[in-house]
RNA sequence: UAAUGAUAAAGGCAAACCUAUUGAAAGAUAGGGACGCAAAGCCUCAGGUCUACUGUUCAAUAAUUGAACAAAGAUUGCUAGGUUACCAUA
Numbered sequence: 001u002a003a004u005g006a007u008a009a010a011g012g013c014a015a016a017c018c019u020a021u022u023g024a025a026a027g028a029u030a031g032g033g034a035c036g037c038a039a040a041g042c043c044u045c046a047g048g049u050c051u052a053c054u055g056u057u058c059a060a061u062a063a064u065u066g067a068a069c070a071a072a073g074a075u076u077g078c079u080a081g082g083u084u085a086c087c088a089u090a
Stems, first nucleotide, its partner, number of pairs: 003089003012037002017032006035077001041083003046079002048075003054070007
C1' cells in the first nucleotide's frame, strides 16, 4: 500500500416510535430512544424511488375542485461511483 472482516480490543453511528421546530409535501433539524450497520463517515450535474408549491394539459362546475405529466425539491440507512478512515490477519 492492497485485500479480507472469522477472531478479538478500543470505540463510533442511530431505524421505527415520541416531543418540539421547520417545510406545500416528501422530508429535515434538535432531544429522547435502539432496529440494525465494518464505512449506516463525506459527496446527488449517474441511475432508482418519494413528494408536486409551481408549470402545462384535460374534465366537471355556482364557486372552484379533481386527474395526468414534469424536479430546479427529498432520499448516501436504495444502488453505483468517487474520496477519507480505527483495529486485526484466520
About this RNA:
The prediction has a mean pLDDT of 85. c-di-GMP-I riboswitch aptamer from Aquibacillus halophilus, 90 nucleotides, folded computationally. Rfam family: c-di-GMP-I riboswitch aptamer. From the family's description: GEMM was predicted in a large-scale screen for bacterial structured RNA regulatory elements. The organism belongs to Aquibacillus, within Bacteria. It was read from a public genome assembly, where an Rfam model found it.